[in-house]
This is a predicted structure of an 89-nucleotide RNA (c-di-GMP-I-GGC riboswitch aptamer) from Paenibacillus silvestris. It was read from a public genome assembly, where an Rfam model found it. Of the family's consensus pairs, 95% are formed in the model. The organism belongs to Paenibacillus, within Bacteria.

RNA sequence: AUCGUAAAAGGCAAACUUACCGAAAGGUAAGGACGCAAAGCUCCGGGUCUUAGGUUGCACCCGCAACGAUGACGGCUGGGCUGCCGACA
Numbered sequence: 001a002u003c004g005u006a007a008a009a010g011g012c013a014a015a016c017u018u019a020c021c022g023a024a025a026g027g028u029a030a031g032g033a034c035g036c037a038a039a040g041c042u043c044c045g046g047g048u049c050u051u052a053g054g055u056u057g058c059a060c061c062c063g064c065a066a067c068g069a070u071g072a073c074g075g076c077u078g079g080g081c082u083g084c085c086g087a088c089a
Stems, first nucleotide, its partner, number of pairs: 002087003011036002016031006034075001040081003044078003047073003054067005
């Protein structure tokens, strides 16, 4: 450098449950394991989700609808950075 068939040391933790935070998407912690060889870090590109503030329209008392990230997802995907163990030389 390439690879993750086998082994071993270990690592992470989906759904779901509880508590808390959040308008929501979702997040954090504990439990729990469906899976993961980067399921470590990074919203840089694409994608997806939400719609609070805002804008517009209706209504003009409460409000309703549309648009729309600055919000969220890295366990959707491409890239960037870093890294354990082993195999092959």